[in-house]
Context: one part of a larger RNA
RNA sequence: CCCAGUGAGUUCGUUGUGUGCGGCAAGGUUAACCAUGUUUAUUGGGGAGCCGAAGCGAAAGCGAGUCUGAAUAGGGCGAUUUUAGUCGCAUGCACGAGACCCGAAACCAAGUGAUCUAACCAUGAGCAGGGUGAAGUUCUAAGAAAUUAGAAUGGAGGUCCGAACUCUUUAAUGUUACAAAAUUAUGAGAUGACUUGUGGUUAGUGGUAAUAUGCCAAUCGAACUUGGUGAUAGCUGGUUCUCCCCGAAAUAGCUUUAGGGCUAGCGUUGUAAUUUAAAUCUUGGGGGUAGAGCACUGAUUGGAUCUGAGGCUCGAAAGAGUACUCAAUCCAGUCAAACUCCAAAUACCGAGAUGUACAUUAUGGCAGUUAGAGUCAGGGAGCUAAGUUCCUGUGCUCAAGAGGGAAACAGCCCAGAUCGUCAGAUAAGGACCCUAAAUUUUACCUGAGUGAGAAAGGAAGUGGAUUUUCUCAGACAGCUAGGAGGUUGGCUCAGAGGCAGCCAUCCUUUAAAAAGUGCGUAAAAGCUUACUAGUCAAGAGAUUCUGCACUUAAAAUUUAACGGGACUGAAGGUAAAUUCCGAAGCUGCGAGUUUAUUUUGUCCUUCGGGACAUAAUGGGCGGUAGGGGAGCGUUCUAUACAUGACCAGUUUAGCAACUGGUAAUUAGCUGUGAAGGUGACCCGGAAGGAGUUGCUGGAGCGUAUAGAAGUGAGAAUGCUGGG
Numbered sequence: 001c002c003c004a005g006u007g008a009g010u011u012c013g014u015u016g017u018g019u020g021c022g023g024c025a026a027g028g029u030u031a032a033c034c035a036u037g038u039u040u041a042u043u044g045g046g047g048a049g050c051c052g053a054a055g056c057g058a059a060a061g062c063g064a065g066u067c068u069g070a071a072u073a074g075g076g077c078g079a080u081u082u083u084a085g086u087c088g089c090a091u092g093c094a095c096g097a098g099a100c101c102c103g104a105a106a107c108c109a110a111g112u113g114a115u116c117u118a119a120c121c122a123u124g125a126g127c128a129g130g131g132u133g134a135a136g137u138u139c140u141a142a143g144a145a146a147u148u149a150g151a152a153u154g155g156a157g158g159u160c161c162g163a164a165c166u167c168u169u170u171a172a173u174g175u176u177a178c179a180a181a182a183u184u185a186u187g188a189g190a191u192g193a194c195u196u197g198u199g200g201u202u203a204g205u206g207g208u209a210a211u212a213u214g215c216c217a218a219u220c221g222a223a224c225u226u227g228g229u230g231a232u233a234g235c236u237g238g239u240u241c242u243c244c245c246c247g248a249a250a251u252a253g254c255u256u257u258a259g260g261g262c263u264a265g266c267g268u269u270g271u272a273a274u275u276u277a278a279a280u281c282u283u284g285g286g287g288g289u290a291g292a293g294c295a296c297u298g299a300u301u302g303g304a305u306c307u308g309a310g311g312c313u314c315g316a317a318a319g320a321g322u323a324c325u326c327a328a329u330c331c332a333g334u335c336a337a338a339c340u341c342c343a344a345a346u347a348c349c350g351a352g353a354u355g356u357a358c359a360u361u362a363u364g365g366c367a368g369u370u371a372g373a374g375u376c377a378g379g380g381a382g383c384u385a386a387g388u389u390c391c392u393g394u395g396c397u398c399a400a401g402a403g404g405g406a407a408a409c410a411g412c413c414c415a416g417a418u419c420g421u422c423a424g425a426u427a428a429g430g431a432c433c434c435u436a437a438a439u440u441u442u443a444c445c446u447g448a449g450u451g452a453g454a455a456a457g458g459a460a461g462u463g464g465a466u467u468u469u470c471u472c473a474g475a476c477a478g479c480u481a482g483g484a485g486g487u488u489g490g491c492u493c494a495g496a497g498g499c500a501g502c503c504a505u506c507c508u509u510u511a512a513a514a515a516g517u518g519c520g521u522a523a524a525a526g527c528u529u530a531c532u533a534g535u536c537a538a539g540a541g542a543u544u545c546u547g548c549a550c551u552u553a554a555a556a557u558u559u560a561a562c563g564g565g566a567c568u569g570a571a572g573g574u575a576a577a578u579u580c581c582g583a584a585g586c587u588g589c590g591a592g593u594u595u596a597u598u599u600u601g602u603c604c605u606u607c608g609g610g611a612c613a614u615a616a617u618g619g620g621c622g623g624u625a626g627g628g629g630a631g632c633g634u635u636c637u638a639u640a641c642a643u644g645a646c647c648a649g650u651u652u653a654g655c656a657a658c659u660g661g662u663a664a665u666u667a668g669c670u671g672u673g674a675a676g677g678u679g680a681c682c683c684g685g686a687a688g689g690a691g692u693u694g695c696u697g698g699a700g701c702g703u704a705u706a707g708a709a710g711u712g713a714g715a716a717u718g719c720u721g722g723g
Stems, first nucleotide, its partner, number of pairs: 001723006011097003015094010027051003033045003055062002065077004100238002103235001107228006118202009127192001129161003132157001136153007165189003170185004204220001206216003213222001241631006251264005265369002267366007275357001279354007291342001292340002297336003301332005307327004311322004372398004376393006403414003418591004423587002429581003432565003438578001440577006451567001457551002461548005467542004478535005484508003489503003514529001518527002592621007600613005632712001634709008645662006668701002676696006682689002
């Protein structure tokens, strides 16, 4: 991992409250127990008790009232209008119990453990060989002696080297191992606080410990076994057949509350009301948001005034001046969530009309939800960051929604899937090929592969439009020629001659020519421009707005920023036109189901109506949590399993009985082969099912109607077995 089996809302209750069905009803009902009985069902008794028919008060108590109170007041709770309960069965939910199932770590009690290991006690055992050479002793020498020195002897030591023995430093191997801690090499101690055999002692709120929270039988921050025990688990996981109808929430308040609850909101299902709802229209309201504004509160730019104050200058002072500063006033220009002289659209509230929808309201049963997500719009926080966070919206979608488009893509665009169909027309989006449909039509734009990623900024890219200047009396550009004189203007200066700088910027000759546009010189010179003429011959220059392009533009596996191929009078862009494709949307045809209204039939009826079937018309049928409804199958129990019905006749008081006929049906099967297994055919909308038939199997099984449940598996790191 697979297969088979097994595996989870159960049972009980002096309980509560609903629903359905039934009995009796102002009443309903028995419990224990007794009797009966095949000793167990039943039947008969048993009214003790319980609920209801009356409430109020703490109570005494009173009573359609009562309590409070001084009260005949007021108020609270009742009665009145109104008369429904109670017992049983089934079922929903709650409550108490293990209470849908599995799952802790823990806690407590009573016991079992020191054959492992820790410490201790008793009694035994073991330590090759080698080195070092303490004390003591002896001898010699010295000395008066104490004693000192030397040499021998001696054999001490938690002494040294190193086997056994004990340990385990380092490394490798091993790591489904030889082994739930080993092997190999290396290493430490090795006469000691050494090692070890046997027997014994200490026990879990404890022992032992040269303390490592170590060890106490592969278990130790409190052993193990059994019990309390199905501990508890606001937590995780799992929870088994089918179909039909409706269908949420992720919000508010409170919460030692935030991943849990309670109440409300939103769902479903009864009952009652029966147009009350949404929406639209008409009409009447209040408002201070968007916008706007500066009249207030504040903020704010420039100027003016000389009104006030301060500073500075002059002055002995008085005072005067002021290109300084502040305030005030005025003029012009601005800003505001906590400004408003103004002021919408919407929204909201009231009334009226239309409005029949799985609408609204009330009241019962049962829930689930209280982690939401993106997007659009209005805002707060943040960086006008975030696939960020927090609000708002009769928002939208997903959640709980499939289908088409966006290459792929919960939340975007289109559109809401009852089922079938090799039919049609469409939406969004598309129509060269991949790929269904135009290589469609008309007119422009783009030349960048822009399209097919990006800003400020930059640029004689190119198209369109506006305004304006010059122009056959010749413009613009080019070429040829001129571009002069007073004068080197004055000042300054070493110099200053158009051209360092300052001042002024005239006059003349002219077709025109600056007291000079730029380069240049030490200063001159020189070149050039403005300006003018000629030549040439038709448009030229400038401003503003705008379409499309260019640049700005650098990243890491591989083109990689059209989905790809590819595309240039496009298969790109703009404006327009026609055709077509395109979805589970719409339509056609057929079918199912549900609901409303109506039709018809049968049955029941308390005569109000109800149940079932049938047909027509209209509406509905995506769906998680969840509510409601209808069924299938499994095991067991009870009853039935073949004759009954109708007509005629006989008979009878009548019922019954008998005879004949009519229609229906063989409703039981089985060694002439049950259940089960395995193929084929078949029926039903599903769970499923009857029958025929082949093989297997070898003894029981089925149908109908009721009833009762150990009643349905794919998941729980489920359990057991097998592979």